This is a predicted structure of a 328-nucleotide part of an RNA (large-subunit ribosomal RNA, domain IV) from a metagenome. Its Rfam family is "Bacterial large subunit ribosomal RNA". Model confidence (mean pLDDT): 90 of 100.
[in-house]
Context: one part of a larger RNA
């Protein structure tokens, strides 16, 4: 010096991206326990006290004919130690946001999560030799199932909800019409031949699905405006004008895991706060199952704050074990 442990005056997070690491706490009994809540929880919430041994009194249960033996609990008095859950073992706690409802699952060997899954919700396909999938096929799975079933896609407990647009793309429907292949058809033309013929080309016309066309459909893919003016201070604009669109973003939320300008502005917390919490709305570029907004419980998730606690630090010191190093 490295690794692993132990101890530490005063201070106690001043360390640091961040209390990372290491302390603190820890068991049982009694008391006591908030907001919120889906009334189950939250909860071992938080917080407080007691715990060894001896003597006495009362007491529980079992055994025994009994004497008595074992055992439970309560009360009173006392004894010793630095220390009585005496070693080992053995939760630190609280507050507030974000995300995900939850228990689960995952990158075997740098990621455990807010990612995946999930119960629940919705759309859609499928009438059974089902759809879908594997296979050239036979055949098999689906399923020894039958629409309260099976497949696909999206969303993701629960609560309140889920607005407008079908112009584009997709899907579904449509006995008409247009276009359209092979095929049918054969007017007419060409070559050759004396000819019969043979060879070749070929216009009308009749020909499916598809596409065009006409409708429907957004919990299908998706989309959801601009400029100008206006109220008796000013400011602002309920109001009006105009252009464009398929329709111009509703409810709710909003500097947000989304806000560039930005450390926005105001309030709170600190002596001091680019973070945090509450508001405002000027949303560069939120927004409703690519779900919106809430939400008790839960989380080796993540943000901020507080109490306790500490060698994280001020500022390092000593000890132990192993290795390194020097010498032998």
């Nucleotide at each position: 010096c490295u690794a692993u442990g132990c101890u530490g005056a005063a201070g106690g997070a001043a360390c640091u991206c961040g209390g990372c690491a290491a302390u603190c706490u820890g068991c049982c009994u009694g008391c006591g326990u908030a907001a919120c809540u889906u009334c189950g929880g939250g909860a071992u919430a938080a917080g407080c006290a007691g715990g060894a041994c001896c003597u006495c009194g009362c007491u529980u249960u079992g055994g025994g004919c009994a004497a008595c033996c074992a055992u439970u609990g309560c009360g009173a008095g006392g004894u010793g130690g630095c220390a009585c859950a005496g070693a080992c073992c053995a939760g630190g706690g609280g507050g507030u946001g974000g995300c995900g409802a939850c228990u689960g699952u995952u990158u075997a060997g740098c990621a455990a999560a807010a990612a995946c899954a999930c119960a629940g919700g919705a759309c859609u396909c499928u009438g059974c030799g089902a759809a879908a999938u594997c296979g050239u096929a036979a055949g098999a799975u689906g399923a020894c199932g039958u629409a309260u079933a099976g497949g696909g896609u999206c969303u993701g407990a629960c609560g309140c909800c889920u607005g407008c647009c079908c112009g584009g793309u997709g899907c579904c429907g449509g006995a008409a019409g247009g276009u359209u292949a092979a095929g049918a058809g054969g007017a007419g033309g060409g070559g050759u031949g004396c000819a019969a013929g043979c060879c070749u080309u070929g216009a009308a016309u009749c020909g499916a699905a598809g596409c065009c066309c006409c409708g429907g459909u957004a919990a299908a893919c998706g989309g959801c405006g601009g400029c100008c003016g206006u109220a008796a201070c000013u400011a602002u604009a309920a109001c009006g004008g105009u252009c464009c669109u398929a329709a111009g973003g509703u409810a709710g939320c909003g500097a947000a895991a989304u806000u560039c300008c930005u450390u926005g502005u105001c309030g709170g917390g600190u002596a001091a706060g680019u973070u945090c919490c509450g508001a405002c709305c000027u949303g560069c570029a939120c927004g409703a199952a690519u779900g919106g907004c809430g939400u008790a419980a839960c989380g080796a998730c993540u943000u901020c704050c507080c109490c306790g606690c500490u060698g994280u630090c001020u500022c390092c010191a000593g000890c132990a074990u192993a290795g390194g190093c020097u010498c032998a």